[in-house]
């Protein structure tokens, strides 16, 4: 560097519920665990979602999403390959 164990020490936290912020997608806190070897961080590309514009659609603008995919970056352990 690569790889991912019926290992060890840990970590994170889906759906759902309660509170709260937001027009909304969704975020935050508490509970709760579906799962995750990066389910740590980053909005660069794509996908998806929301708001705006518009008769409608498309395009465009603004936002969301990292547990959708790709990419960037940092990191625990070290049996096998």
């Nucleotide at each position: 560097c690569c790889c991912g164990a019926u290992a060890a020490a840990g970590g994170c936290a889906a759906a759902c519920c309660c509170g709260u912020u937001g027009c909304g997608a969704a975020g935050c806190g508490g509970g709760g665990g579906c799962g995750c070897a990066a389910a740590g961080c980053c909005a660069c590309g794509g996908a998806u979602c929301a708001g705006g514009c518009c008769u409608c659609u498309g395009a465009c603008c603004u936002g969301a999403c990292a547990g959708c995919c790709g990419g960037g970056u940092u990191g625990c352990c070290g049996g096998a390959a």